The RNA shown here (small-subunit ribosomal RNA) has 1506 nucleotides and comes from an uncultured bacterium.

[in-house]
RNA sequence: GAUUAGAGUUUGAUCAUGGCUCAGGAUGAACGCUAGCGGCAGGCUUAACACAUGCAAGUCGAGGGGCAGCAUGAGACGGAGAUUCGUCAAAGUCUUGAUGGCGACCGGCGCAAGGGUGCGUAACGCGUGAGCAACUUGCCCGUUUCAGGGGGAUAACCGGUGGAAACGCCGACUAAUACCCCAUGGUAUGUUUUUAAGGCAUCUUUUAAACAUUAAAGAACUUCGGAAACGGAUAGGCUCGCGUGACAUUAGCUAGAUGGCGGGGUAACGGCCCACCAUGGCGACGAUGUCUAGGGGUUCUGAGAGGAAGGUCCCCCACACUGGAACUGAGACACGGUCCAGACUCCUACGGGAGGCAGCAGUGAGGAAUAUUGGUCAAUGGUCGAGAGACUGAACCAGCCAUGCCGCGUGAAGGUGACGGCCCUAUGGGUCUUAAACUUCUUUUGUAAGGGAGCAAUAAGGUUCACGUGUGGACUGAUGAGAGUACCUUACGAAUAAGCAUCGGCUAACUCCGUGCCAGCAGCCGCGGUAAUACGGGGGAUGCAAGCGUUAUCCGGAUUUAUUGGGUUUAAAGGGUGCGUAGGCGGUCGAUUAAGUCAGCGGUGAAAAUUACGGGCUCAACUCGUAACCUGCAUUUGAAACUGCCGUUCUUGAGGGUCGGAGAGGUAGACGGAAUUCCUGGUGUAGCGGUGAAAUGCGUAGAUAUCAGGAGGAACACCGGUGGCGAAGGCGGUCUACUGGACGAUUACUGACGCUGAGACACGAAAGCGUGGGGAGCAAACAGGAUUAGAUACCCUGGUAGUCCACGCCGUAAACGAUGAAUGCUAGGUGUGGGGGAGCAAUCUUCCGUGCCGCAGUUAACGCAAUAAGCAUUCCACCUGGGGAGUACGGCCGCAAGGUUGAAACUCAAAGGAAUUGACGGGAGCCCGCACAAGCAGUGGAGUAUGUGGUUUAAUUCGACGCAACGCGAAGAACCUUACCAGGUCAUGACAUCCCGAGAAUCCGACGUAAUGGUUGGAGUGCCCUUCGGGGAAUUCGGUGACAGGUGGUGCAUGGUUGUCGUCAGCUCGUGUCGUGAGAUGUUGGGUUAAGUCCCGCAACGAGCGCAACCCCUAUUGUCAGUUGCUACGCAAGAGCACUCUGGCGAGACUGCCGUUGACAAAACGGAGGAAGGCUGGGAUGACGUCAAAUCAUCAUGCCCCUUACGAUCUGGGCCACACACGUACUACAAUGGCGAAGACAAAGGGAAGCGAUACCGCGAGGUGGAGCAAAUCCCAUAAAGAUCGCCCCAGUUCGGACUGCAGGCUGCAACUCGCCUGCACGAAGUUGGAAUUGCUAGUAAUCGCGGAUCAGCAUGCCGCGGUGAAUACGUUCCCGGGCUUUGUACACACCGCCCGUCAAACCAUGGGAGUUGGGGACACCCGAAGCCGGUGCGCUAACCGCAAGGAGGCAGCCGUCGAAGGUGGAUUCAAUGACUGGGGUUAAGUCGUAACAAGGUAACCAAUC
Repeated sequence: GAUUAGAGUUUGAUCAUGGCUCAGGAUGAACGCUAGCGGCAGGCUUAACACAUGCAAGUCGAGGGGCAGCAUGAGACGGAGAUUCGUCAAAGUCUUGAUGGCGACCGGCGCAAGGGUGCGUAACGCGUGAGCAACUUGCCCGUUUCAGGGGGAUAACCGGUGGAAACGCCGACUAAUACCCCAUGGUAUGUUUUUAAGGCAUCUUUUAAACAUUAAAGAACUUCGGAAACGGAUAGGCUCGCGUGACAUUAGCUAGAUGGCGGGGUAACGGCCCACCAUGGCGACGAUGUCUAGGGGUUCUGAGAGGAAGGUCCCCCACACUGGAACUGAGACACGGUCCAGACUCCUACGGGAGGCAGCAGUGAGGAAUAUUGGUCAAUGGUCGAGAGACUGAACCAGCCAUGCCGCGUGAAGGUGACGGCCCUAUGGGUCUUAAACUUCUUUUGUAAGGGAGCAAUAAGGUUCACGUGUGGACUGAUGAGAGUACCUUACGAAUAAGCAUCGGCUAACUCCGUGCCAGCAGCCGCGGUAAUACGGGGGAUGCAAGCGUUAUCCGGAUUUAUUGGGUUUAAAGGGUGCGUAGGCGGUCGAUUAAGUCAGCGGUGAAAAUUACGGGCUCAACUCGUAACCUGCAUUUGAAACUGCCGUUCUUGAGGGUCGGAGAGGUAGACGGAAUUCCUGGUGUAGCGGUGAAAUGCGUAGAUAUCAGGAGGAACACCGGUGGCGAAGGCGGUCUACUGGACGAUUACUGACGCUGAGACACGAAAGCGUGGGGAGCAAACAGGAUUAGAUACCCUGGUAGUCCACGCCGUAAACGAUGAAUGCUAGGUGUGGGGGAGCAAUCUUCCGUGCCGCAGUUAACGCAAUAAGCAUUCCACCUGGGGAGUACGGCCGCAAGGUUGAAACUCAAAGGAAUUGACGGGAGCCCGCACAAGCAGUGGAGUAUGUGGUUUAAUUCGACGCAACGCGAAGAACCUUACCAGGUCAUGACAUCCCGAGAAUCCGACGUAAUGGUUGGAGUGCCCUUCGGGGAAUUCGGUGACAGGUGGUGCAUGGUUGUCGUCAGCUCGUGUCGUGAGAUGUUGGGUUAAGUCCCGCAACGAGCGCAACCCCUAUUGUCAGUUGCUACGCAAGAGCACUCUGGCGAGACUGCCGUUGACAAAACGGAGGAAGGCUGGGAUGACGUCAAAUCAUCAUGCCCCUUACGAUCUGGGCCACACACGUACUACAAUGGCGAAGACAAAGGGAAGCGAUACCGCGAGGUGGAGCAAAUCCCAUAAAGAUCGCCCCAGUUCGGACUGCAGGCUGCAACUCGCCUGCACGAAGUUGGAAUUGCUAGUAAUCGCGGAUCAGCAUGCCGCGGUGAAUACGUUCCCGGGCUUUGUACACACCGCCCGUCAAACCAUGGGAGUUGGGGACACCCGAAGCCGGUGCGCUAACCGCAAGGAGGCAGCCGUCGAAGGUGGAUUCAAUGACUGGGGUUAAGUCGUAACAAGGUAACCAAUC
């Protein structure tokens, strides 16, 4: 000084674990849509792929010979023309290096810089810091000195000649700052000797001397240039410390390899190279190998630590078509030089040649993708030059591209809450919208015009000043590609300028339409199956803005590799256990040192970048200045606490001595009894055995049972115990021998000897393997019997390996405390094993083990809690989403089985932990219910009625479907109803409102039709107001359009209503408390109840909806009132209200009283009294909710659909069909009955388009008739069963009545399809009903009749009413349903749940695979280019020597070592591909079973075998 953000997604919900995903920033980007301007940057990330064309390195005439070309001069010729007639003279031609200058050439300097690229390289390549006493350095600077004399060539040029060309060859001439020789010579070099000093071992510096060797260049004097030497600067070379990728499924590598001695070579050290000698060197602190990669400053991100990257700019390296090589030079093994080899391209006269854009542009190719064959040397810089200047694709500019960053604009202010339009709408309106229009302004940008920069400093030259010729300073003084650009001014006019993405949550922003699990979306979760804020479009909104989105990649979020900063009982994760090596860590007291550590000064850490503060472009980006930073490295000077090194001390860690007791510790041997089985013998007889039940099996050849004797193997009851021992695995009869460890007590010993422990080594249950024994029981495999749909299982009968012993392997287990080892510390309580101490004892205390409970603490919770999962330290091991997979490949181990080490592709958005609430369980406990049981009566069988399914049909309208649809909607289908079908009709409509016109309304007809519709005639005018014209109300007809209408769809869009669990006793809330939380508590517990009813207890205290009560009926009674009721008067009238009855008001029942039990409670049981006793009986009353339960066809209603029809109306038909199946009823099967006769007793209802009496007619249904009654009055209306008498006599009947025939009655417009009733006749099935199943606990079941609604008529249905009137309940084991508690759970759509594996299908990636193909890097051998080096030197040879011959020296040639490419070969490694084959993964509705989750129906799981 700066600084840390989260969210979505596993669940019904919760916490934690854990992955996936998102929001941010960034980019050399690309793609889609869009696009006004400017500034500053950037621009082949791919093919170091191939390149057409042009340019990118030249310059110096003040080095030289020259003169091709240009210009000038001179000379000669020439002569157009001019003329003052003297002459002058242009063009042109020739000569002349004479002058300016100059192509090519000799020579000098440069070409090793600048520019490009990132192939190679894991390296002293880079970075950083050191070193060179082991080195070089052209041009530049400083100092000193020198430059004397001579010589021979050669290019150009000229002549000739070869070749298509490239390019040569021969001969002759010539110059130099080209080349050579001699002299001179020092602080040069070498050798030898010598003096002194220093350092770092070889050495370095220095003094003196001798010998040898080595210089030069000019030009016109001198500025300039040359030579020698020393020094500087600059630039390089070499060496070293440290740092700088991945893989151990790469563990061993190495012969010039490591070192030495001596040489060679180099500027220089060095195995750099060579000869000889030695055998070293590197490596778990990762050698070697393989793969990948230029490194850094820096860039991005991040709070930081880190992570990722290395484009532009700067530094370094490497490379220049591929490979090799040297030459020249100060510098190269050389991008635009040379030689060779190879590949490729081009030219060719086929003989031979040429080339290298990874320079700037540009082309092709590749690719998602990256620009102009531009201008200028004006500036900056470079090379050459004395200079002018030349060259410069370095550079500066411009062009293209929104590629990025930054800036500006597309207008500003006011302005009705206007119209229209889009969209939405609750139809009122809202919104786009002050937005526009309009008014007033402004002019950045734009267009036009005008002005117009800075960048320029200075060169030559000139003027002037200073000092010594020359140099330096000042002034002046040409030169602008960009560019008439930036900028300024003026004019014009809002004029020229907005898009993109998104709008379910995360995440800012919402509606309509279309679509209908389709089309599509999607970053994650997920949307879409007819009302989609998630798809597509419209409107609107939000965000950003000349851009916006998408894709890709990096960091972040991710504390999700955790140094900062994670974990390992159960989520992934402690090695099966020990011993111990390396390593890591380590008790106490002094002292030393200074390696670590800390501090200070100085060095370095390039610049740019970054940050801060300033400055300059109008601002910003950009840029300039200053400072900070560069956290680093090495030196040096200090400090000495801590760690380390060295040495000393101590005893508490550790070990040791002595004594003692405990123990299924181990190994070996011996012995013992019980039991099973077998054998022998005896007794004995028909079964035994086994199971849920059986069967196989054994047994009359004598089993089982029982007694006696014998054989053999294995295991050791009781004691026996969350008791003991051991490192773990594990260890159990008794005794003996040998042996390990722990513990206690004590001590005067040693003196840190310790802890942990990668590798290594050892041990290691069971199963399994090998060899040899043994074999009683048990028992994989196997066989048989059962079970079962099947049953390769569970059960049963047998039975072999094996189990046992010895020796040797294997090396794994849910090898578990799912808890590594060690040390220290941190409340207690209570058991138990082994020791010790105190005490008479009880008991207390101490150490070591082993359990339980529990505090602090901890934990996601469960839990742990001195035996930690607490607080700390040390070391080891292990984890990083699920699956694929502990699999594949490779390595190691094993006889095998297999073990160990141990991936990837692909795939999913979860997988998993703990706890919570439910639900469920072929879990448990408690309780209830006509739930079972005990009973009664039925259903299921028959016939009929009725409903449903199915089938049929033109239609058989629709709905209801387990309980909780099916005599249900329907309390009543002949027409109507009616919704269905066929046919005929209507068109503002059958029905509603509004408007206009006409007529009041209304009534009576006629024609025609199947009927409606249609056509048409007549009668008739009222009421209110009035200005007398008319208007109004009601109603009908006609017309117009708004609209009506729909039993059309959706009950899964809804309201309302209803069913059901269930009249079950539950369901919740407030506050408090507990829990991180979901939640819990309350509401649980002990009792009790019909009840969450009440009592008691309790971190709960209260409350609400339910229960109960309040309401109605019923049972008793009092009182009041009494007509139509009743009557104690013989009848009537009258009278009366005691009784019956009616209906108002009361009383009564409350566990109130007594006793017993209970806890002194609540309550229960018994009793008294009472009409009634423990809710008296019945009804109404239905909590929170469940079932997307039912109903759009009662009604209402959103949306969709129809509108000369899916609306309306009429006739006829259908809803009534009929091989069949089911439900609900009725009637029966008979004697507890049927029939006949006579004849008794109700309640509750209904009645005016009604009930209908007496009477008469009819066998009867019924008819005639009409009294009475709007009802305690009259009527329906005789109740029936019962009781009495008679007949029937057990049969298909005197039971039963279906079906059918005939004849009638009633209702109704009409009984054919299709009503009810009557009479006569006919007289089916049926003799009590299989499996199964229903109702009912008392005035109930059963049985008997009566009434009512609906209704013209039609009931065996429904709703009510009364009469007669039972049986049984031991009890809660079981079935069903329910309530509460608890338990398990992998369920939560909640067991009708979840879920596993094979097989079948499709797709995907992958392993193996006879092989096949291609690449890489080494190796061995062959060949051996260029070239350096070495040898030779017969051929050739200017300078020097020599008079000469010749020599020295040199060159070509030849030979040799090394040596690239190439060839051959076998290994190795990587990849591609391969018939077939193995498993794996994924995929709405495939097959077979049901393995797991509940006791999952055989508890599950782990290892091994079959």